This is a predicted structure of an 83-nucleotide RNA (c-di-GMP-I riboswitch aptamer) from an uncultured Gammaproteobacteria bacterium. The coordinates come from a structure-prediction model, not an experiment, and the mean pLDDT is 84. It matches the Rfam family "c-di-GMP-I riboswitch aptamer". Rfam describes the family as follows. GEMM was predicted in a large-scale screen for bacterial structured RNA regulatory elements.
[in-house]
RNA sequence: GCUGGACAAAGCCAAACCCGCCGCGAGACGGGGACGGAAAGCCACGGGCCUUACCUUAAGUGUGAGACCGCCGGGCCGCCAAC
Numbered sequence: 001g002c003u004g005g006a007c008a009a010a011g012c013c014a015a016a017c018c019c020g021c022c023g024c025g026a027g028a029c030g031g032g033g034a035c036g037g038a039a040a041g042c043c044a045c046g047g048g049c050c051u052u053a054c055c056u057u058a059a060g061u062g063u064g065a066g067a068c069c070g071c072c073g074g075g076c077c078g079c080c081a082a083c
Stems, first nucleotide, its partner, number of pairs: 005080001012037002017032004022027001035070001041076003045073003048068001050066005055060001
């Protein structure tokens, strides 16, 4: 350096649910809590799901604005160190 991710090791993150709080909402944030995760770190770029406004269609069909990276793909960066 490469490959895979070890019944190793140092650490890390934190689903559901509950409380608080913000938002019309999807959801965000903080605290508690762990189902899980080797990128469950970062980026809405492609697809997808969801919300909302308008509007329309045979059909949420269409357009705009949002939300989710712990749905999949892609990009960027990165801890440990057995073989």